The part of an RNA shown here (large-subunit ribosomal RNA, domain IV) has 354 nucleotides and comes from Solibacillus sp.
The RNAcentral record of the full RNA draws on ENA.
The coordinates come from a structure-prediction model, not an experiment, and the mean pLDDT is 88.
[in-house]
Context: one part of a larger RNA
Order: sequence, then C1' cells, then structure tokens
RNA sequence: CCCUCGUUAAGGAACUCGGCAAAAUGUACCCGUAACUUCGGGAUAAGGGUAGCCAUGGAAGGUGAAGGGUUUCACAUCCGGAGCGUUUCGUGGUCGCAGAGAAGAGGCCCAAGCGACUGUUUACCAAAAACUUAGGUGCCUGCCAAAGCGAAAGCUGACGUAUAGGUGCUGACACCUGCCCAGUGCCGGAAGGUUAAGGAAGGGGGUCAGGGGCAACCUGAAGCCCUCGACCGAAGCCCCGGUGAACGGCGGCCGUAACUAUAACGGUCCUAAGGUAGCGAAAUUCCUUGUCGGGUAAGUUCCGACCCGCACGAAAGGUGUAACGAUUUGGGCGCUGUCUCAACGAGGGACCCG
Repeated sequence: CCCUCGUUAAGGAACUCGGCAAAAUGUACCCGUAACUUCGGGAUAAGGGUAGCCAUGGAAGGUGAAGGGUUUCACAUCCGGAGCGUUUCGUGGUCGCAGAGAAGAGGCCCAAGCGACUGUUUACCAAAAACUUAGGUGCCUGCCAAAGCGAAAGCUGACGUAUAGGUGCUGACACCUGCCCAGUGCCGGAAGGUUAAGGAAGGGGGUCAGGGGCAACCUGAAGCCCUCGACCGAAGCCCCGGUGAACGGCGGCCGUAACUAUAACGGUCCUAAGGUAGCGAAAUUCCUUGUCGGGUAAGUUCCGACCCGCACGAAAGGUGUAACGAUUUGGGCGCUGUCUCAACGAGGGACCCG
C1' cells in the first nucleotide's frame, strides 16, 4: 500500500452524475393512523407506549387427588374441590450501561413522469417506460371453414362450428375518440374503353408436279413451311361508387376595435380536408437556463402556471386515474467515515527470512 471487517471527537450529504456504499429501521402486544380511493384499499401509513427477574393478589378456562352421597354394585353415577400446569390483568419490590439484553427480522414521508396490475425478456454489459396481459375494436371464416405445414398423401385448426377459429391494431378502469375517400389499399359494380392465350374470314412469301420457252427464265394446282391478320375473346387496368379502431393527411397571406397592444371580425389564395375535445418548454421546445410563481442563502434539474406547439393530439389512441413497481425524476425527516479529514484496531495479502 491492497482486500475483508470493527470503532470513532465535532459536524451530518458539506461527498457525488446520483446518499453509490454504509449506517439507521427491524420482533410481539397496546394506542393511534392523513390525502386520495375503483370503497377492496392506502396501512405495519405516519407517530407513540410497553417488554427482564422476584414476591404477592384477582380472573378465566384445563386437568382433576383425598373425602362424601345414591344405587339396578360397577371400568356406574352425582357431589367435592386439593395439587399441578396455562393464559391474562393488577400491586409491591429489585439488578444492570443496556430486559424483543445474543443471532435472525421494514427506514419513512411528500410530489411528478411512464406503464394499470401479477407476469415475461436480451443464458454471458440493458429487467425497463420494452413484451405480455384482461378489456376494446377492425377484417377473414357457413365447415371438406378460413388460416397454416406439406410436390403429394395427409395433418393441424378440431373430434371444435360464428358466445367458434384465424389475423391486425389498441391495451385495466373512467370520460372520450373530431374533419378528410383527392392519392394508395381493400370491398362492391358492371354499361363503356383497353386487353392474353386461343380461334379465325382473308392476304403475302418459300417450295414444286405441271404448263410455256432453244435457253436464261417465266408462270405455277394440291400439300408442306414461313408470315401478316379484320373479327371473336376473361380477369385485370381505366371507369362508377363505398370504406379511416384501412396506409395515411389534417394550410398561407393581408387588413381591422376611441392610448397602446391584441384581434371576436373582414378580404384573398390554395386544398381531399385544413388539427375538434383534451393536453402542452412535455420521455415531444430548436431558440432555451423561455417568462412568472413555489421550493433553496444560492436551483441549466424539480413542481405549478402561461401558450410564442422549431416539430402534441385523439385505438402507431387523447386526457385523467386508486392500487402496484429491484422503474425514472425532484424534495424532506431519520441516519450515518459519503465527506470536512482522517485515525486506531482485527484478520488475510503485498514485503523480508527459511
């Protein structure tokens, strides 16, 4: 010096990103317990008191001896209450620093964010606000179901049958969930346009039996081959509607009130429609340590407001919310070697000798 412990004057978080770590709390009984609340909770809330031993008194209930009564006499029955031990309530006394005498055994409160909750997870850096969840809701599915696995047979679904099964989103509960169907998707429609394979009227070309020609060559039926092709020809697409708890989206400029400021109001452009309720410097706010208030002597954090929302917003749900949380943030009480500031002690290392 290191590790693991113990104790510490005065102070008591001044430490630090942060009370990390440590300390403190801790048992039983009695008293007493707030806001809030889904009336269950919150709650061991918080906050207090008592606790050993000896003597003695009371009460309760347990066991039930001696003795006695009765008689159909017995392992009978009825009295009887000693003794013993248990619990509990008093009174008096007594010892120690200390009586839940050792060990084991919640620290608590206030406020806010997130997630309702119990649960699950990155085996070996993340346990959470992530996943799940009950509940809500959309879509698909009429049974040889939809869906899934599989060249297939077949199987699961299910020996189930729409109060069922599959799938997506949301995520208890409470109050709610606005506008846009122009684009994309999905559903429905079938008049018109477009449209494949295939069919096909017809056309062109090659070949050559034959014919013509002295020859070159010309012509050329059937068949075969190459090719063009009017016309017929489904779904789809175009088209017409619907649909948002489908993918998604939810404006700009100018002016205006008898101080100023602001603009209930007006004008104009654009759009499918221009963000409703609620919330808001927020797990979202760049400017920003916004401004005001609270808390502190002093507060980039925190709480309450304001609204100028760079860039909240309604099931990628909005806003609340009791309870819950090894969750995150701020504050307080208690407590302490975290610190001011270090000291001493114990054990084990390091170091020396063997």